[in-house]
């Protein structure tokens, strides 16, 4: 000194907490298999958040071939590699492999 498609989106997962629902404990009420208040995420659930360095898919992009209506379009095939990593800060109710960030640093 070195970052280009190391692009975008969707569905999930590892992981994450606790607004809401559920659930556990305690209390109140009395329409009692109900209603309601407080506490608990050390509560293996639903909703929810969720990966650059996890998965899949679509689009896009690169290359090649074929065809056609040939400054281009369509179709098919193929490729899209590699990737150790804090502390600290930020958002939502909150936290996190979320965001700062393929950052600092290491190699």
């Nucleotide at each position: 000194a070195a970052a280009c498609a190391a692009a975008u989106u969707u569905u999930c997962u590892a992981g994450g907490g606790u607004u809401c629902c559920g659930u556990g404990c305690a209390g109140a009420u009395u329409u009692u298999u109900g209603u309601u208040u407080g506490c608990g995420g050390u509560c293996a659930g639903g909703u929810c958040c969720g990966a650059g360095a996890g998965a899949a898919a679509a689009u896009u992009c690169g290359c090649a071939a074929a065809u056609u209506u040939u400054u281009a379009a369509u179709u098919u095939g193929u490729g899209u590699a590699c990737a150790c990593g804090g502390a600290g800060g930020g958002a939502c109710a909150a936290a996190a492999g979320c965001c700062c960030g393929g950052g600092a640093g290491a190699u």